[in-house]
RNA sequence: CAAGUAAACCGGGUGACCGCUCCAUCCCUGUGAUGGGGAGGAAAGUCCGAGCUCCGCCGGGCAGGAUGCUGGGUAACACCCAGGAGGGGUGACCCUACGGAAAGUGCCACAGAAACUACACCGCCCGGUUUACCGCGGUAAGGGUGAAAUGGUGAGGUAAGAGCUCACCAGCGGUCGGGUGACCGGCCGGCUGGGCAAACCCCAUCCGGAGCAAGACCAAAUAAGGGGGCAAAGGGACGCCCGGCCCGUCCCCCGGGUUGGUCGCUUGACCCUUCUGGCAACAGGAGGGCUAGAUAGAUGGUCACCGCCCUUCCUUCGGGAAGGGUACAGAACUCGGCUUAUAGGUUUACUUGACCC
RNA sequence: CGGGGCGUAGCGCAGCCUGGUUAGCGCGUCUGAAUGGGGUUCAGAAGGUCGGCAGUUCAAAUCUGCCCGCCCCGA
Numbered sequence: 001c002a003a004g005u006a007a008a009c010c011g012g013g014u015g016a017c018c019g020c021u022c023c024a025u026c027c028c029u030g031u032g033a034u035g036g037g038g039a040g041g042a043a044a045g046u047c048c049g050a051g052c053u054c055c056g057c058c059g060g061g062c063a064g065g066a067u068g069c070u071g072g073g074u075a076a077c078a079c080c081c082a083g084g085a086g087g088g089g090u091g092a093c094c095c096u097a098c099g100g101a102a103a104g105u106g107c108c109a110c111a112g113a114a115a116c117u118a119c120a121c122c123g124c125c126c127g128g129u130u131u132a133c134c135g136c137g138g139u140a141a142g143g144g145u146g147a148a149a150u151g152g153u154g155a156g157g158u159a160a161g162a163g164c165u166c167a168c169c170a171g172c173g174g175u176c177g178g179g180u181g182a183c184c185g186g187c188c189g190g191c192u193g194g195g196c197a198a199a200c201c202c203c204a205u206c207c208g209g210a211g212c213a214a215g216a217c218c219a220a221a222u223a224a225g226g227g228g229g230c231a232a233a234g235g236g237a238c239g240c241c242c243g244g245c246c247c248g249u250c251c252c253c254c255g256g257g258u259u260g261g262u263c264g265c266u267u268g269a270c271c272c273u274u275c276u277g278g279c280a281a282c283a284g285g286a287g288g289g290c291u292a293g294a295u296a297g298a299u300g301g302u303c304a305c306c307g308c309c310c311u312u313c314c315u316u317c318g319g320g321a322a323g324g325g326u327a328c329a330g331a332a333c334u335c336g337g338c339u340u341a342u343a344g345g346u347u348u349a350c351u352u353g354a355c356c357c
Numbered sequence: 358c359g360g361g362g363c364g365u366a367g368c369g370c371a372g373c374c375u376g377g378u379u380a381g382c383g384c385g386u387c388u389g390a391a392u393g394g395g396g397u398u399c400a401g402a403a404g405g406u407c408g409g410c411a412g413u414u415c416a417a418a419u420c421u422g423c424c425c426g427c428c429c430c431g432a
Base pairs, nucleotide, nucleotide: 001353002352003351004350005349006348007347008346009345010344012306013305014304015303016302017301018300020038021037022036023035024034025033026032027030040328044339045338047337048336049335050334051333052211053210054209055208057244058243059242060241061240062239064207065206066205067204068203069083070082071081072080073079084098085096086095087094088093099202100201104200105199106196107195108194121143122142123139124138125137126135127134128133151169152168153167154166155165156164170192171191172189173188174187175186176185177184178183215263216262217261218260225254226253227252228251229250234247235246236245270289271288272287273286274285275284276283277282307326308325309324310323311322312321313320314319358431359430360429361428362427363426364425367384368383369382370381377415386402387401388400389399390398408424409423410422411421412420
């Protein structure tokens, strides 16, 4: 210098004028005045997990759903951290829906002899018979088919072959050692059992339902009527069944009225600085801070100057001029995550390559 | 806020659950024949990144995840 990897961050600034919303204060009580606050890293998708609120309560079973290597963190999680195994990259580093296929069922098209307790098509060998065939013979080394062919390579061995024997490698089982554990390492045993569970399923763990239009209060309004069920029926909020307990004398649907206001509503698993423990996620202590709350829904618009980036032209190589661009998006009960979108830019650490000293 | 469905040729639809050999059907389009010409009819042909991107698998329209667009239902 170029290419890259990981992490963190910014994502316009200043001024003027005209507006919007909330809060406080003041008075002349008005669609006033003054002062102050007013979007994000994703406010988004609504995909997970919780807080909060309501639904009398408790227990059991079935169904359904979710998660799925290990250990830890957390209020909780499908999130995060650390590690293991597998895979990718020269490397920094990255990715993984990563339990079980000897519990059972199912599928594996076409091709192929044969796709899992089944298989000999060609070839090789043996026997009979004699030159062309036969075998309730052997053989998975070679050929052929396929995505996949009965562990792989080499040597010995054999009629030809074969874990038949041996060495190394892969897997499986046993055992010993290390580790909290996933797992790793050594030794022994020729033990060699195809793949698919993002097919059904099995195993382990977890899960009651509904959602701020939750819910509480005030005000306003009020109506009859129609249909259905029914006497131990029914209800206990949105899967079904059973048991206990409770409510209960009526229940359900249609139809009709009201549809304004206050609270919930922003102080919270909050933010900043610092110390301690921990590899880290995170936890604990001390000090400081207050940071949007609308209800048809505010956070905006115009102008000027300055930034930043790109293109073209000029250059006295310092720079200058013109034109264009400046993203994604936008709170509505609140948090923790994930995912997706994002013009342009900054910083730190590291890797590889080239060149120079 | 909660729930469900759809996207396949120009148009309307099958196929997806249970993955497989070349993704079909009708209408339409094009070419040819028959006619003096048109319609009808007959014969033939073209036309598909199966909404997009990843993953699982030997193999994906089909299974899974994340996005995009459209429609419907309930409070």
This is a predicted complex of two RNAs, RNase P RNA and transfer RNA, with 432 nucleotides together. Rfam match: Bacterial RNase P class A. Gene Ontology terms of the family: dimeric ribonuclease P complex, tRNA processing and ribonuclease P activity. It is annotated as a ribozyme. Its mean pLDDT, the model's own confidence on a scale to 100, is 78.